Annotation:
The prediction has a mean pLDDT of 86. A computed fold for a 483-nucleotide part of an RNA from an uncultured bacterium, annotated as small-subunit ribosomal RNA, 3' major domain. Rfam family: Bacterial small subunit ribosomal RNA. The family has 99 seed sequences and 42,628 matches in Rfam 15.1. The full RNA is in RNAcentral, with records from Greengenes.
[in-house]
Context: one part of a larger RNA
RNA sequence: UGACGGGGGCCCGCACAAGCGGUGGAGCAUGUGGUUCAAUUCGACGCAACGCGAAGAACCUUACCUGGGCUCGAACGGCCGGUGGUAGGCGUCUGAAAGGACAACGAUCUCACUUUGUGAGAAGCCGGUCGAGGUGCUGCAUGGCUGUCGUCAGCUCGUGCCGUGAGGUGUUGGGUUAAGUCCCGCAACGAGCGCAACCCUCGCUCCUAGUUGCUACCGAGUCAUGUCGAGCACUCUAGGGGGACCGCCAGCGAUAAGCUGGAGGAAGGUGGGGAUGACGUCAAGUCAUCAUGGCCCUUAUGUCCAGGGCUACACACGUGCUACAAUGGACGGUACAAAGGGCUGCGAACCGGCAACGGUAAGCCAAUCCCAAAAAACCGUUCUCAGUUCGGAUUGCAGUCUGCAACUCGACUGCAUGAAGCUGGAAUCGCUAGUAAUCGCGGAUCAGCGCGCCGCGGUGAAUACGUUCCCGGGCCUUGUACA
Numbered sequence: 001u002g003a004c005g006g007g008g009g010c011c012c013g014c015a016c017a018a019g020c021g022g023u024g025g026a027g028c029a030u031g032u033g034g035u036u037c038a039a040u041u042c043g044a045c046g047c048a049a050c051g052c053g054a055a056g057a058a059c060c061u062u063a064c065c066u067g068g069g070c071u072c073g074a075a076c077g078g079c080c081g082g083u084g085g086u087a088g089g090c091g092u093c094u095g096a097a098a099g100g101a102c103a104a105c106g107a108u109c110u111c112a113c114u115u116u117g118u119g120a121g122a123a124g125c126c127g128g129u130c131g132a133g134g135u136g137c138u139g140c141a142u143g144g145c146u147g148u149c150g151u152c153a154g155c156u157c158g159u160g161c162c163g164u165g166a167g168g169u170g171u172u173g174g175g176u177u178a179a180g181u182c183c184c185g186c187a188a189c190g191a192g193c194g195c196a197a198c199c200c201u202c203g204c205u206c207c208u209a210g211u212u213g214c215u216a217c218c219g220a221g222u223c224a225u226g227u228c229g230a231g232c233a234c235u236c237u238a239g240g241g242g243g244a245c246c247g248c249c250a251g252c253g254a255u256a257a258g259c260u261g262g263a264g265g266a267a268g269g270u271g272g273g274g275a276u277g278a279c280g281u282c283a284a285g286u287c288a289u290c291a292u293g294g295c296c297c298u299u300a301u302g303u304c305c306a307g308g309g310c311u312a313c314a315c316a317c318g319u320g321c322u323a324c325a326a327u328g329g330a331c332g333g334u335a336c337a338a339a340g341g342g343c344u345g346c347g348a349a350c351c352g353g354c355a356a357c358g359g360u361a362a363g364c365c366a367a368u369c370c371c372a373a374a375a376a377a378c379c380g381u382u383c384u385c386a387g388u389u390c391g392g393a394u395u396g397c398a399g400u401c402u403g404c405a406a407c408u409c410g411a412c413u414g415c416a417u418g419a420a421g422c423u424g425g426a427a428u429c430g431c432u433a434g435u436a437a438u439c440g441c442g443g444a445u446c447a448g449c450g451c452g453c454c455g456c457g458g459u460g461a462a463u464a465c466g467u468u469c470c471c472g473g474g475c476c477u478u479g480u481a482c483a
Base pairs, nucleotide, nucleotide: 001483002482003480004479005478007477008476009475010474011473012472013471015467016466019431020430021429022428023427026322027321028320029319030318031317032316033315034313035312042053043052064308065307066306067305068304069303070302077130078129079128080127081126082125083124088105091102092101093100094099108122109121110120111119112118113117133297134296136295137294138293142291143290144286145285146284147282149280154193155192156191157190158189159188160169161168162167173184174183175182199274200273201272202271204242205241206240207239208238209237210236213232214231218229219228220227245268248262249261250260251259252258324424328383329382330381331380332379333378334377340371341370342369345364346363350359351358352357390421395416396415397414398413399412400411401410437459438458439457440456441455442454443453
């Protein structure tokens, strides 16, 4: 100087408390451990591994296994030698394919020579060779990128001063703040990286602009609808501007920084959300995204193909979904979104089918058409507490769609079957407001496939006395035989 203490003081954080909903019990989905297997490829392991890399394992992917092949190799560069019936290649045989064997036909470009053509060279091919190739090892050799403490308020420097020195001071102190934020004081005076602000978005308003919106005003038309003429006023769209600064008032405070209350305001005291992550820590993670040192393989640890596996199943754990019902289930009717996507695409209407879906086909490169129905909600009817009209696992049969192909191993539909489950032990998680809870919608990946992920809106709470305690953190101080 740090680190540590079941030392002290001060202060924060859904850290506890207060409250709401879960997990832990059930079934299923998914990841992991374990076990099994020819293989169940590899990595990730407290927080910070375990719906993680994987934003999509039937083949492919694929890195694994079995079997069949190839070796100058599936792709690329240099050099040497060879090559016209050469390169290419209809086709045939073999084979699961890859590969192998045979084989009709059969070239191109440049230059020289007098032409048919010949010669030289190039491309291609063959042989050889140096280099290839490796998701082989080492993240304890590395770059880059990332997680974490932590959006925590800290981490430092120059000069000066103090100390023999390590080092200290500044950065401590009195207040204050979300903040090393600001004020005051002070052997310090300044400065840098962080904080804040500048950026995006939501909330109010104005301007500009109107093939979306409006009948607001006029006219036309329809069973009906901005449907049409017309107009951009309103809504909206998307570009620019204004607006919030403790600015005003009162009180408190050192007259300071600031705090409390009030007015006005769409909005207050960093308005809500996002992006933004200091010096560093964990030899944290990644050699399998990529790059890369070293080591290793080189007729194989490279490479091609078929099939299988990554989907196994006595078990154990994590994360989720669906439930156990009556603020609920079923049936019928009636409303109200936002954000997105769409051309080898989205696909209306109509017809067929109980349905998944199929047939036909309009429109739309999309504020124009389509996906599209939003769902919970509301109204009406029914069920009456029951393992049930709850719950839907499992299984049988029949189908649909994608795709070369759904046996291993896809999703969906119909009929039948109807399992466990009656609120879950010890323990444990999330959340402070348009949040939790609950309800549906969209997108990426993608031929097809999600209860996951990323977004979007609808309905919309309860509680916070307080900081004694648990966890994590910040500042000062104290002890130490620790570094």